[in-house]
RNA sequence: CGGGAUGUAGCUCAGUCUGGUAGAGUACUUGAAUGGGGUUCAAGUGGUCGAAAGUUCGAAUCUUUUCAUCCCGA
Numbered sequence: 001c002g003g004g005a006u007g008u009a010g011c012u013c014a015g016u017c018u019g020g021u022a023g024a025g026u027a028c029u030u031g032a033a034u035g036g037g038g039u040u041c042a043a044g045u046g047g048u049c050g051a052a053a054g055u056u057c058g059a060a061u062c063u064u065u066u067c068a069u070c071c072c073g074a
Base pairs, nucleotide, nucleotide: 001073002072003071004070005069006068007067010026011025012024013023020057028044029043030042031041032040033039050066051065052064053063054062
């Protein structure tokens, strides 16, 4: 320099193909069961989806640019 992959909650990830209310597990908070701990159950908090712009009634999803990490080639 060229090509490709990944980026979504504190952590691990789904959702993208086919645009239409942002989700799961775990963690955290509260409550109940227990003498306490562990554990189980119930409820709840937490993310403008790496960044910017564009298309659209509507974008995590489509288009363009860009950033970070990783892989391949020169």
Notes: Predicted 3D model of a 74-nucleotide RNA (transfer RNA) from Flavobacterium sp. Its Rfam family is "tRNA". By type it is a transfer RNA. Lineage of the source: Bacteria > Flavobacteriia > Flavobacteriales > Flavobacteriaceae > Flavobacterium. Model confidence (mean pLDDT): 81 of 100. The sequence is in RNAcentral, with records from ENA and MGnify.